[in-house]
RNA sequence: CCAGCAGGCCAGCCUGUCGCCCUGAUGCUCCGGCUCAGGGAGGAAAGUCCGGACACCAUAGUGCGGCAUAGCGGGUAAUGCCCGCCCUCCGCCUCAGGCGGAGAGGACCAGUGCAACAGAAAGUAUGUACAGUUCGGCUGUAGUGAAAUCGGCAAACUCUAUGCGGUGAAACGCCAUGUAGGUCAGCGUUUGAAGGCGGCACGCCUGAGCUGGCGGGUAGGCGGAUCGAACCCCGGGGCAACCCUGGGUCCAGAUAAAUGACAGGAUUCCCGGCUUUAAAACCGGGUCUACAGAAUCCGGCUUAUGGCCUGCUUUUUAU
Numbered sequence: 001c002c003a004g005c006a007g008g009c010c011a012g013c014c015u016g017u018c019g020c021c022c023u024g025a026u027g028c029u030c031c032g033g034c035u036c037a038g039g040g041a042g043g044a045a046a047g048u049c050c051g052g053a054c055a056c057c058a059u060a061g062u063g064c065g066g067c068a069u070a071g072c073g074g075g076u077a078a079u080g081c082c083c084g085c086c087c088u089c090c091g092c093c094u095c096a097g098g099c100g101g102a103g104a105g106g107a108c109c110a111g112u113g114c115a116a117c118a119g120a121a122a123g124u125a126u127g128u129a130c131a132g133u134u135c136g137g138c139u140g141u142a143g144u145g146a147a148a149u150c151g152g153c154a155a156a157c158u159c160u161a162u163g164c165g166g167u168g169a170a171a172c173g174c175c176a177u178g179u180a181g182g183u184c185a186g187c188g189u190u191u192g193a194a195g196g197c198g199g200c201a202c203g204c205c206u207g208a209g210c211u212g213g214c215g216g217g218u219a220g221g222c223g224g225a226u227c228g229a230a231c232c233c234c235g236g237g238g239c240a241a242c243c244c245u246g247g248g249u250c251c252a253g254a255u256a257a258a259u260g261a262c263a264g265g266a267u268u269c270c271c272g273g274c275u276u277u278a279a280a281a282c283c284g285g286g287u288c289u290a291c292a293g294a295a296u297c298c299g300g301c302u303u304a305u306g307g308c309c310u311g312c313u314u315u316u317u318a319u
Stems, first nucleotide, its partner, number of pairs: 003313008013265006020040006027034002042291001046302002049300005054168004061202004066164005071085005086105001087103007106159002111157002113153002128142005172223004182214006195205002230249004235244003269286005
């Protein structure tokens, strides 16, 4: 120097022309709209793997089953997330300590199960040889194998402890329009059908309608919808995650789905030319990202990806 692992930051700038969406106006308007001002896609918007806010199911009980978590503390609205410490493992070193990284880190005497081949034998089995011997295959060594007898494996089933209703903005709420709130059949009306939106059983509640066939009408508008567990800064507390006081800012809201296109310039870097001891300056040409696009919102995790920085490791080379 290349490469690898872990972490952090960024994800472009200016001008002009035209175009699109939202908000505002003691503006204008021929009511079609115009003018002006302000704003307009990410660190992952992806995955839908988790946790919640919010909305609805009734005010949601008991048991079984199912699912999740697992060292000790702290943080948070909460978590399977984050921080600290301990422990285990991997690598390096100045080696009992330090540095970097990983961890799905309770229990194998509650029980069941798994381990090819090799080997005498794979979980109370034990052949052969040698040695010791308290003379009992009692103890030890040797063969095979990853493992040979009170071992290993629980991201094997399981056990222990703790915890857990569900659905999902296509949630949900309101308004308007229109039809044929039609017709036939079955079940049911306190001898209780259907229903109570994770499964089953019991219990409890509500309850006069429910299901199927034939036929007819409609599918439009408004809200939810962006002021947030929000962001930035000073100070204080804390090893840290983070918390507290104060000050400041308002930063998309589409609905078949807007946030764009073109031109020029600056800047970064590369190549060549000129000049020079070498450069700088100057001239010409190229280049200036990759992954990728909101759709109720927020906090995480995971995945994709260009550039720069920090820590650690490594081959080679030089001294």
Notes
Predicted 3D model of a 319-nucleotide RNA (Bacterial RNase P class A) from Robiginitalea sp. Its mean pLDDT, the model's own confidence on a scale to 100, is 78. A source record names the gene rnpB. Lineage of the source: Bacteria > Pseudomonadati > Bacteroidota > Flavobacteriales > Robiginitalea. Its Rfam family is "Bacterial RNase P class A". The family's RNA type in Rfam is ribozyme.